The prediction has a mean pLDDT of 84. Predicted 3D model of a 72-nucleotide RNA (transfer RNA) from a Candidatus Micrarchaeaceae archaeon. The sequence is in RNAcentral, with records from ENA. Its Rfam family is "tRNA". It is annotated as a transfer RNA. About the family: Transfer RNA (tRNA) molecules are approximately 80 nucleotides in length. The organism belongs to Candidatus Micrarchaeaceae, within Archaea.
RNA sequence: GGGUCCGUAGUCGAAUGGCAAGACGCCACCUUCACAAGGUGGAGAUUCGGAGUUCGAUCCUCCGCGGACCCA
Numbered sequence: 001g002g003g004u005c006c007g008u009a010g011u012c013g014a015a016u017g018g019c020a021a022g023a024c025g026c027c028a029c030c031u032u033c034a035c036a037a038g039g040u041g042g043a044g045a046u047u048c049g050g051a052g053u054u055c056g057a058u059c060c061u062c063c064g065c066g067g068a069c070c071c072a
Base pairs, nucleotide, nucleotide: 001071002070003069004068005067006066007065010024011023012022018055026042027041028040029039030038048064049063050062051061052060
C1' cells in the first nucleotide's frame, strides 16, 4: 500500500428497515445475628463521528476514526 471483518450501557453481547433484549456489575428493599447466596424492583445507551437513501436507520450506501486478521 491492497483486501476482509468488526465498533451497541462500566464489561460481555442480541436486535438483518418500525418502541434498543439479556447476562455480569451498580443502587434500593426482602431474607440473615452478620456476610455470602437467593428473591423483587430500579438507574444506566445522543448504537464510534459525519453525510446520504427512506415516511422511518443499530440495520442499507459513502467518507473518516479506531481495532482484528490476510496479502504485498